[in-house]
RNA sequence: UGAUUUCUUCGGGGCAGGGUGCCUGUAGCUUUUAUAGCUACAGAAUUCCCGACCGGCGGUGAAAGUCCGCGACUCGUGCAUCUUACCAUGCACGACUGAGCCGGCGCAAUUCCGGCACCGACAGUAUAGUCUGGAUGAUAGAAGAAAAAA
Repeated sequence: UGAUUUCUUCGGGGCAGGGUGCCUGUAGCUUUUAUAGCUACAGAAUUCCCGACCGGCGGUGAAAGUCCGCGACUCGUGCAUCUUACCAUGCACGACUGAGCCGGCGCAAUUCCGGCACCGACAGUAUAGUCUGGAUGAUAGAAGAAAAAA
């Protein structure tokens, strides 16, 4: 100097302020008195409308939600564990997995600056990137510590 091994910790953010009111309940009226309709009052979408806000990890001659790749979610196949079996759990592989252009400076930027855009799993619920839930979960990875061949 240090292949490699072990351990520890960390590791996802976001509806301010307004509008409308499907629907629900109560009371009354009308009626064909079973029902249905109308009026008033109250509640009523963080999801609809205006507007607001958010952006995991590694890489990239210069910094990225929208370039390349990874992780998670979801699905399939196989193997293993448990079981009479199913189911469930774990591992591996595969599939799926959203979105950007223009101009400027510059050796170099779809990453910076300016402008105008766009995207965001599944279940629940008045239709969800933001609420609730799986999840005080898990992972890409990051930091630190110890040992250590050649």

Predicted 3D model of a 150-nucleotide RNA (FMN riboswitch aptamer (RFN element)) from a Clostridia bacterium.
The organism belongs to Clostridia, within Bacteria.
Its mean pLDDT, the model's own confidence on a scale to 100, is 84.
It matches the Rfam family "FMN riboswitch aptamer (RFN element)". Rfam's curators write: The RFN element is a highly conserved domain that is found frequently in the 5'-untranslated regions of prokaryotic mRNAs that encode for flavin mononucleotide (FMN) biosynthesis and transport proteins.
Of the family's consensus pairs, 100% are formed in the model.